[in-house]
């Protein structure tokens, strides 16, 4: 705010009005009837009509009476007597209601209405006339109200207050209705008294800011006077200067308050819907009228914004009453239903009115209750999920029997709320009550990684998304997003907000401050808080009865009524800094008498770098001055700049001048803290002891206030010797605005003023007082002791170290507490923003001190624990350095990798721990790669079905693969059904993949490292994280052993045991040996069984023996014996576990991917490519050598598709041959070394690299791409920069030899055995390890963490000439309405009338809102 309805009511207060209704008396036109007619008419009638009179019942506008101040709404305002308790009112009113008394007499003038007439669009107004009351106006009566005066009694609480007389003044009134009438009802007027309601006051309570510290002129008070129902500056007038405040005024800011509600174990915290009480408020501010009551929601009057009507001249309105509408919102309802109940207004009542209120829609918005079925049902049913493919779940769940009907529908009956003689029921045919129907119509929502109950599958792949904290997602997500299961709850469930709670995280109950946030920098001392013994006293605090009162509702407990139960009824309890009274005196308080021990005075001692102000000292820099004296001096890691021949530095003498005060000196003194150190003089504060002589609690602690307060720094004015920010040079460096060196100004120093801060730290306020000890040291003071001085004892004060209870997160603290108590004061609430912005104060500055907030993290710290690190420490090993030796690095050439190229140049290995690795051997195959050709159940398994015999041989096409054609051939076993073996041919399941992930695997490897670590179990300690053992003295190759030790044992590791090797014995002696005795060309043969050897079985070595050393250990050292000596030498043997170490291409495998291809087959190529770089190697450079000739000695191995002799051919490579050998029998077998020659230092008689030509060998096949021979050619290279490896003895170095791979191919591996060496003082230093300890903001552990700028982008947010604008307060002009005061111009019925008296109007004044 459209529209409705929410306050009316009274005819029994009045006078009109309007219609009906009877009665009277009267009028009368037409029509009607009836007579009478001259039919033209006349005449009379009852009824209707129509005014008038009376009467009755109704209805009304107006006039008048109550009421409209109630009920309803609403929470802007209000930090206030506004609310809550709880008192007064002797400072007060109260319409209607109750009770007592008592009256009501006589007049009188108007007015709405009505009528006329005007005027306006209207709203509505005006003039005139008329009239009525219970409208209003005199006089009488009355005085117990009222005022003023004055008598007396009583009271009390100060003004004062009851009461009972006297005498004056002074103000009433109304009549209606019944009734024939007595009368009776309902009113009026005084008076008291009651009840009820309503002002006012006071005591206590009652948000946040101090970055709001002063406020206030009618304020505070007084004496007068107005005014008000009533006290009061409420208002005015005159005095006086006072009133409020740190116990928080004033201002800002936010707020209706309460019973109560919600939370909590309580104390408390937060709220004030819904019901009740109170308050304020009704579009916005201002004001009065009326009235018993308003300063009035549905009344007025003005001024303001809005919005309508209009004829433009004027007018009307106020939903925060009930419904509706619109806006606004994430959001909140029906323009219903009745006065039946209750309650209210009116009236004598009948009645009327009531969106108060009973109902009733509409909203799961809360709370209660109920249902969607119950019982049985196993083939464990289909579906769906999963899956180890066996099953498991869903799941008795369903289906499928039996069975009920709550609610649901259809039909019947049918209420309580009504009070009573009766009559009334919106709710409502409602609630119940029966009958029929039928399992029929009725299940969702979140969740499911932990908190926190509930788990698998796809799907996705740091995307999509989730997330209340932690956190999940980068291909195997129980954390996303679907599905199946599974868990809570149920017509609800989830989120979201907000409030309590956990949260002891503002701590009253109930926290802290060394280091975690947190003790003022230190003092006096204001208020304020708190305070020593003893006695009597009040009775404020405190305790305790009793009395009022804390309405009701809520809540609690009982007991009841709706089937129950939310709901309700009843009866009882309900928590106060509450008033009043009555008591007790222990504790605190007062006020009072006393004490000394608290605290101070006193005496006599005592120790000091206390402070201030004067004044004297001497050493030492530096700087004049003279001397001597001659070149460098300074300086530094090293230099350079600087000084210096104009004479430094050095040195002697002299003399200025500042500043500072070694030695003593010392966790030793003094100070309140900063701070105080030559010495002397004055003056001057505290300290400590012993005495016990005076006072008599005088104390503590302190908000503010005041004072002092390092260094720098500032202002005046002095003074500057040294040092020295700024600067200025030189140096280092990439740079060096730095360390480091020459030089230098302020300032350090004085004096007088300012600043007011520090890691102003014991990171510890102050005061008392209690609680083990042990040792130092400073100052006293008593005792012992003694001739005396020491010593020793007690005991005060300082001041240190260590310790125990005790506290403590823990480190730690521990009579000097961080221990127990008690007092006061500061200060603390996550980390950054920030000790920062803005305001206030203080300051000259500079800056100080009070001190937020947006916004943003999810952490920031604290203390120990374990370990990784360190250009920290201590020990101690290792070819780690060092003392050698030989190399790579340089040159060719093999090899391997990187790059590069290619059609491919197939993949893997990347520091050590990849690069002569996988690969112990790529022409084909291998081979995974690349080009072409084929093929698709396949090259390979397994399973069906046919058919059949395979095999193999030719022969064409072809580059094979392959295809076609011919040829051969008729498997085994049989119980004869038929099996089984091969191949062929069909179909499908399936094979196949060297395809991808070594960051899903397993397994095997490497590496630290053969380093000496790595753990457990009892026990101990420690809240723990761990510790102890394992550390500590020694040792050792070693966590080897030994002593110690809260540890005491054990395991994995070290070491043994294992293999070879070196000495010897016993035992056997062939294929091995041969000394004696034959034989022989020959260990050939015979013989031996001694040796060598072979290969079994022993022994031997243990610091076992002696000596030192060590701690009487353990070890170590030196010696002897011995083949060997301190692990004899070597190999096997690799601990916990690091490194997401390698490898899916050895193999195995999950998951994913291919499936006429990423499978397979084949022919050809390629892995061998070559401006290049780099690793590992081989030959070398030469004379310690090459070259020719001669002569010698291994050893591990291998050999039938094999090894292959003699012997004979070739210059050789190698070819014939085929003797013996399946091996101690037989083959394959050495070179360097040694004699001799010869080369004589040169690119050679070194070196072989390339190329040529001629051969061999393997093999289907050496062209792309083998290997060896011979001749011929002879490249680089003359000893290798910068760096860099390997070895410590039978070891480097050198020599050759065997083997494996292999058809062929070795300068690579793996083994062999031969010649055979230097060095090692040491552990200072590199690298790598180990133990022990330290510090850390690291833990992915230094390749760690982190910290500023900048560049880019991108997000928020500010600054900026200015213009707009709210609030509040002041001051100033205009000044509506209106009380109020004045005045007297117009106007005036009631009283008196001679004046007048009063009253409207107008005018004017204060004050006043916008």
């Nucleotide at each position: 705010c459209a529209u409705g309805c929410a306050a009316g009511u009274c005819g029994a207060a009045c006078g009109g009005g309007c219609g009906c209704a009877c009665a009277g008396a009267g009028g009368g036109a037409a029509a009607c009837a009836g007579u009478a007619u001259u039919c033209g008419u006349a005449c009379u009638g009852a009824a209707u009509c129509c005014g008038c009179u009376g009467u009755g019942a109704g209805c009304u506008a107006g006039u008048g009476g109550c009421g409209a101040a109630c009920g309803g709404g609403u929470g802007a305002g209000u930090a206030a007597c506004a609310c809550g308790u709880g008192a007064g009112u002797a400072a007060u009113c109260u319409g209607c209601c109750u009770c007592a008394a008592g009256c009501a007499g006589u007049g009188g003038a108007a007015u709405a209405a009505c009528a006329a007439c005007g005027g306006g669009a209207a709203a509505c107004c005006g003039u005139u006339g008329c009239u009525a009351a219970u409208a209003c106006c005199g006089c009488a009566u009355a005085g117990a109200g009222u005022c003023a005066c004055u008598u007396c009694u009583c009271g009390g609480c100060a003004u004062c207050g009851a009461g009972a007389g006297g005498a004056g003044a002074u103000a009433a009134a109304a009549g209606g209705g019944a009734g024939u009438a007595a009368u009776c009802c309902c009113g009026g007027c005084c008076u008291g008294a009651g009840a009820u309601g309503a002002g006012c006051u006071c005591g206590c309570g009652u948000c946040c800011g101090a970055u709001u510290a002063g406020g206030u002129a009618g304020u505070u008070g007084g004496u007068g006077a107005g005014g008000u129902a009533a006290c009061g500056g409420c208002u005015c007038a005159c005095c006086a200067a006072g009133c409020c405040c740190g116990c928080g005024a004033u201002c800002g800011g936010u707020a209706g308050c309460c019973g109560g509600a919600c939370u909590g174990a309580g104390a408390g915290g937060u709220u004030g819907a819904u019901c009740g009480g109170c308050c304020a408020c009704a579009u916005u501010g201002g004001g009065a009228c009326u009235g018993a009551g308003a300063c009035a929601c549905g009344g007025c009057c003005c001024a303001g914004a809005c919005u309508c009507c209009u004829a433009c001249g004027g007018g009307a309105g106020g939903c925060a009453g009930c419904a509706g509408u619109g806006g606004g919102g994430a959001a909140u309802a029906u323009u219903g239903g009745g006065c039946a109940a209750u309650g209210g207004g009116g009236g004598a009542a009948a009645c009327c009115c009531u969106g108060a209120c009973c109902c009733a829609g509409c909203g799961a918005c809360g709370c209660c209750g109920c249902g969607u079925g119950a019982a049985g049902g196993a083939u464990g049913a289909a579906g769906g999920c999963c899956u180890u493919c066996g099953g498991g779940u869903u799941g008795u769940a369903a289906a499928c029997u039996u069975u009920u009907u709550u609610g649901g529908a259809u039909g019947g009956g049918g209420a309580c709320g009504a009070a009573g003689a009766a009559a009334u029921g919106a709710c409502g045919g409602u609630a119940c009550c029966c009958a029929u129907c039928g399992a029929a119509c009725a299940a969702g929502c979140c969740a499911c990684g932990g908190c926190u109950a509930a788990c698998u599958a796809c799907g996705u792949g740091c995307c999509a998304g989730c997330a209340g904290c932690c956190g999940c997602g980068g291909u195997a997500a129980u954390a996303c997003g679907u599905a199946g299961g599974u868990g809570g709850c149920g017509a609800g469930c989830g989120u979201u907000a907000u409030c309590c709670g956990g949260a002891a995280u503002u701590a009253c109950u109930g926290g802290g401050u060394g280091u975690a946030a947190a003790g003022g920098g230190c003092g006096u001392g204001u208020a304020g808080g708190c305070g020593g013994a003893u006695g009597a006293a009040c009775a404020a605090g405190u305790c305790u009865g009793a009395u009022g009162u804390g309405a009701a509702a809520u809540c609690u407990u009982g007991c009841g009524g709706c089937u129950u139960a939310a709901c309700u009824g009843c009866a009882a309890g309900c928590u106060g800094u509450c008033a009043u009274u009555a008591g007790a005196a222990a504790c605190u308080g007062u006020a009072u008498a006393u004490c000394u021990u608290g605290a101070g005075u006193g005496u006599c001692a005592g120790a000091g770098g206390g402070g201030a102000a004067a004044g004297u000292g001497g050493a030492a820099u530096u700087c004049c001055u003279a001397g001597u004296g001659g070149a460098g001096c300074g300086g530094u890691a090293a230099a350079a700049u600087g000084c210096g021949u104009a004479g430094a530095u050095a040195u002697u003498a002299g003399g200025a001048g500042g500043a500072a005060c070694a030695c003593c000196g010392g966790u030793g003194g003094c100070g309140a803290a900063g701070g105080c150190g030559a010495c002397u003089u004055u003056c001057u504060g505290g300290c400590u002891g012993a005495c016990a002589a005076c006072u008599g609690a005088c104390g503590c602690u302190g908000a503010g206030g005041c004072g002092c307060g390092a260094a720098a720094g500032c202002g005046u004015g002095g003074g500057g010797a040294g040092c020295a920010a700024a600067c200025a040079g030189g140096a280092u460096u990439a740079g060096a605005u730095a360390c480091c060196c020459u030089g230098g100004u302020a300032g350090u120093c004085c004096a007088c003023g300012c600043c007011g801060u520090a890691a102003a730290c014991g990171a510890u306020g102050a005061a008392u007082a209690c609680u083990a000890g042990g040792u130092g040291u400073a100052g006293g003071a008593g005792g012992u002791a003694u001739c005396g001085a020491c010593u020793c004892c007690u005991u005060c004060u300082g001041u240190g170290c260590c310790g125990g209870a005790g506290c403590a997160a823990a480190c730690g603290c521990a009579u000097u507490a961080a221990g127990u108590a008690u007092u006061c004061c500061a200060c603390c609430u996550g980390g950054g923003g920030a000790g920062u912005a803005c305001g206030g104060c203080c300051g000259c500055a500079a800056g100080g001190u009070u001190a937020a907030a947006a916004c943003u993290c999810a952490a920031a710290g604290g203390a120990a624990u374990u370990g990784a690190c360190g250009g920290g420490g201590g020990c101690c090993c290792g070819c780690a350095c060092a003392a050698g030796c030989a190399g790579u690095g340089g040159a060719g050439u093999a090899u391997g990798u990187g790059g590069u190229u290619u059609a491919a140049u197939u993949c893997g290995a990347c520091g050590c721990a990849a690069c002569g690795c996988g690969a112990a051997g790529a022409a084909c195959c291998u081979u995974a790669c690349c080009a072409g050709g084929g093929u698709u159940u396949g090259a390979c398994a397994u399973c069906c079905u046919u058919u059949g015999u395979c095999c193999g041989c030719u022969a064409u096409a072809g580059a094979g693969a392959u295809a076609u054609a011919g040829c051969u051939u008729u498997c085994u076993c049989u119980u004869c059904g038929g099996a089984g073996a091969c191949a062929a041919a069909g179909a499908g399941a399936c094979a196949g993949g060297u395809g991808g992930u070594g960051c899903a695997u397993g397994g095997u490897u490497g590496u630290c490292g053969u380093c000496a670590g790595c753990u457990c179990g009892u026990g101990u300690c420690g809240u723990g994280a761990g510790a102890u053992g394992u550390u500590g003295g020694g040792u050792u190759a070693a966590g080897u052993c030994c002593c110690g030790c809260a540890a005491c044992g054990a395991g994995c590791g070290c070491a043994a045991c294992c293999c070879c090797u070196g000495u010897u014995g016993c035992c056997a002696g062939u294929u091995a040996c041969c000394a004696u005795c034959a034989u022989u060309a020959a260990g050939u043969u015979g013989g031996g069984g001694a040796c060598u050897c072979u290969g079994g079985c022993g022994a031997g070595a243990c610091c076992g023996c002696c000596g030192u050393u060590g701690a009487c250990a353990a070890a170590a050292c030196g010696g002897a014996g011995g083949a060997a000596g301190g692990u004899g030498g070597g190999g096997a043997u690799g601990a916990c576990g690091u490194c997401a170490a390698a490898u899916c291409a050895u193999c195995a495998u999950g998951c994913c991917c291919c499936u006429u291809a990423c499978g397979u087959c084949c022919u050809g190529g390629g892995c061998u490519a070559c401006a290049c770089a780099c690793g590992u190697a081989c030959u070398a450079c030469a004379a310690u050598g090459g070259u020719a000739g001669g002569a010698a000695c291994a050893a591990c191995g291998g050999g039938c598709a094999g090894c292959g002799a003699a012997u004979c051919c070739g210059c050789g490579a190698g070819g014939a041959g085929g003797a013996g050998c399946c091996a101690a029998u037989c083959c394959c077998c050495a070179a360097a070394u040694c004699c001799u020659a010869u080369c004589u230092c040169a690119g050679u008689u070194c070196a072989g690299a390339u190329u040529g030509c001629a051969g061999g060998c393997u093999g289907a096949a050496a062209c792309u791409c083998g290997c060896c021979u011979g001749c011929a050619u002879g490249a680089a290279g003359c000893a290798g920069g910068a760096a860099u490896u390997g070895c410590u003895a039978g070891u480097a170095a050198u020599g050759g030899c065997a083997g494996g791979u292999c058809a062929g191919c070795a300068u690579a591996c793996u083994g062999c055995c031969g010649u055979g060496a230097a060095u090692a003082c040491g552990u200072u230093c590199c690298c790598g390890g180990g133990c022990c300890u330290u510090g850390u903001a690291c833990a992915c552990a230094c390749c760690g963490c982190c910290c500023g700028u900048c560049a880019c982008a991108c997000c928020a947010u500010g600054a900026g000439a200015g213009u707009c604008u709210g609030u509040a307060a002041c001051a100033c002009c205009c000044g509506a309405a209106g009380u109020c005061g004045g005045u007297a111009g117009u106007c005036u019925a009631a009283c008196u009338a001679c004046g007048g008296a009063g009253g409207a109007c107008g005018c004017c004044g204060c004050c006043g809102a916008a």

Model confidence (mean pLDDT): 82 of 100. A computed fold for a 1410-nucleotide RNA from an uncultured bacterium, annotated as small-subunit ribosomal RNA. The RNAcentral record of the sequence draws on ENA and SILVA.